Context: one part of a larger RNA
RNA sequence: AAUGCCAAUAAUGAAUGCCUAGGAGAUUUUGACCGAGGAAAGACGCAGACGGCGGCGAUACUCGUUGGGGAGGUGCCAUCAACCUUUGAUCCAGCGGUUUCUGAAUGGGGUAAUCCACUCGUAAGAGUAGCCAUAUAUAAACAACGGAUCGCAAGAUUUGUAAUAGUGUAUGGCGGGUAACCGGGCCAACUGAAACAUCUAAGUAGCCCGAGGAAAAUAAAUCAUUUGAGAUUUCGUCAGUAGCGGCGAGCGAAAGCGAAACAGCCUAAACCGGUUUUACCGGUGUUGCAGGGCAGACAAUAUUCGAUGUAUUUUUGUUAGCAGAAGAAGCUGGAAUGCUUCACCAUAGGGGGUGAAAGUCCUGUACGCGAAAGCAAAGAUACCGAUAGUUUGUUCCUAAGUACCAUGGAGCACGAUUAAACUCUGUGGGAAUCUGGGGCGUCCACGCUCCAAGGCUAAAUAUCAAAAUCUACCGAUAGUGAACGAGUACCGCGAGGGAAAGGUGAAAAGCAGUCCGGAAGGACAAUGAAAUAGAUCUGAAAUUGUUGGCUA
Numbered sequence: 001a002a003u004g005c006c007a008a009u010a011a012u013g014a015a016u017g018c019c020u021a022g023g024a025g026a027u028u029u030u031g032a033c034c035g036a037g038g039a040a041a042g043a044c045g046c047a048g049a050c051g052g053c054g055g056c057g058a059u060a061c062u063c064g065u066u067g068g069g070g071a072g073g074u075g076c077c078a079u080c081a082a083c084c085u086u087u088g089a090u091c092c093a094g095c096g097g098u099u100u101c102u103g104a105a106u107g108g109g110g111u112a113a114u115c116c117a118c119u120c121g122u123a124a125g126a127g128u129a130g131c132c133a134u135a136u137a138u139a140a141a142c143a144a145c146g147g148a149u150c151g152c153a154a155g156a157u158u159u160g161u162a163a164u165a166g167u168g169u170a171u172g173g174c175g176g177g178u179a180a181c182c183g184g185g186c187c188a189a190c191u192g193a194a195a196c197a198u199c200u201a202a203g204u205a206g207c208c209c210g211a212g213g214a215a216a217a218u219a220a221a222u223c224a225u226u227u228g229a230g231a232u233u234u235c236g237u238c239a240g241u242a243g244c245g246g247c248g249a250g251c252g253a254a255a256g257c258g259a260a261a262c263a264g265c266c267u268a269a270a271c272c273g274g275u276u277u278u279a280c281c282g283g284u285g286u287u288g289c290a291g292g293g294c295a296g297a298c299a300a301u302a303u304u305c306g307a308u309g310u311a312u313u314u315u316u317g318u319u320a321g322c323a324g325a326a327g328a329a330g331c332u333g334g335a336a337u338g339c340u341u342c343a344c345c346a347u348a349g350g351g352g353g354u355g356a357a358a359g360u361c362c363u364g365u366a367c368g369c370g371a372a373a374g375c376a377a378a379g380a381u382a383c384c385g386a387u388a389g390u391u392u393g394u395u396c397c398u399a400a401g402u403a404c405c406a407u408g409g410a411g412c413a414c415g416a417u418u419a420a421a422c423u424c425u426g427u428g429g430g431a432a433u434c435u436g437g438g439g440c441g442u443c444c445a446c447g448c449u450c451c452a453a454g455g456c457u458a459a460a461u462a463u464c465a466a467a468a469u470c471u472a473c474c475g476a477u478a479g480u481g482a483a484c485g486a487g488u489a490c491c492g493c494g495a496g497g498g499a500a501a502g503g504u505g506a507a508a509a510g511c512a513g514u515c516c517g518g519a520a521g522g523a524c525a526a527u528g529a530a531a532u533a534g535a536u537c538u539g540a541a542a543u544u545g546u547u548g549g550c551u552a
């Protein structure tokens, strides 16, 4: 000297701290389908100037109108230029207009965003897909019916009639999309049973069909049990109970009770009238303490209801908005919202911003106010629709291939022989008619209860979105995958997979000018509180350079 160690100072690096433009969750309120009037989703264009995002559509950063608003504006990144505006712009809201091309895509084709037509029309422009229904026009072949001819007859030939298929036109509907929610159809396996087959997973995932803002269900042939309840739906409980179960694994109610919300109605039939003469239309009628019809007797003319549509109108809400109290001085500082002193408002001391920490600076907040037009809800008025019983007799009606039975399945918490009812159903059989029929977990009796084989029905419920409010939620490896030109870049033929990436400063005041250098970059100078805030906050550690010291 080198190595090593220590310290300082730089570099690299990005942790940490602080922050939030974005997310997460909850509550409340409101809203909920779009589409041939061309949707969802896109392609391509549109500005004075390059691109991206957002907006818009050849009327293309926009057009009209009705309101709001009142000084700035020509979207953002992001400037420059040229303009607009108190003769009220920009902006916000309601209602309209325009809306290229693709896409169900629909004139024909096609490798989506393109190619090629026809008809009408002077042109601009309009129309031209398929299926279903209705109306209308036209109208076959075979068969049917009538006539004629031939034939003993069967039948053959010919002719006519009405009809149907089909076709044309018109009108209406459908088609496609949709995150979840909803109804229906088809329907797994892994798995669990410590293996596995009944069983489980599970009628789940998945696929298909269909609908709506909700859907489905819904007005007792229900439950209950000797008391009674009185449509459906949802929640709590009943209850991991009763039960089911290779009685294994597991599966698993109901009534009742407590709540949310409450709402009930219309047909068919008997009978009457009409009718195109049996298809139907109108009246009547709609139930279980049976009811209705028909014939007779008595009574009533009043009241109430409506889930319905139209018109008018009122109120409330909503889609723009308006108004809104109260502080000064001194000190420190780059800056006052800080400190000191003395004040004020408060139905407002929620929040955000402002050069540090603001009730009294700005924006707001509390309490109030507001709509030409549209929408929603509730109410009123008019039209509209509906609205009567009691009793005697009669025995006319009261949903048929139905109930039910056998057999094969399925659903019921209930795995098929278990006492196995109940509900649905393939096949076969097959009732009763109110002196009737179903149910009460085989079945019988008694008793109780209800009235199937037609239909409709709001709310409470599910899901999603928006807005407002809030948070012992996150704070850039967190929180959405995405705080940023993110479902982007990139990967994959494709289905699909899928990132990284935030921070100058109060304000760009973003370093004029000089010097070195080809430049990059640097040194002065200048700005600034700070420039080791210079393209960036802070700036740890590993690691590296330099300087000094120690060791030998």
Stems, first nucleotide, its partner, number of pairs: 004550008017537001018503002022474002024471009033177002041102003044057003048080002051077003054061001063096006072084003107116003117128004130174009144161007181212001182210005192199001196246001222229002233260005243251002264456003267399001271283004288434001290398003293394006304386003309383011321369002327342005343360002345349001351363003404429008414441001436451005490497002513524004

Model confidence (mean pLDDT): 81 of 100. This is a predicted structure of a 552-nucleotide part of an RNA (large-subunit ribosomal RNA, domain I) from a Patescibacteria group bacterium. Its Rfam family is "Bacterial large subunit ribosomal RNA". The full RNA is in RNAcentral, with records from ENA.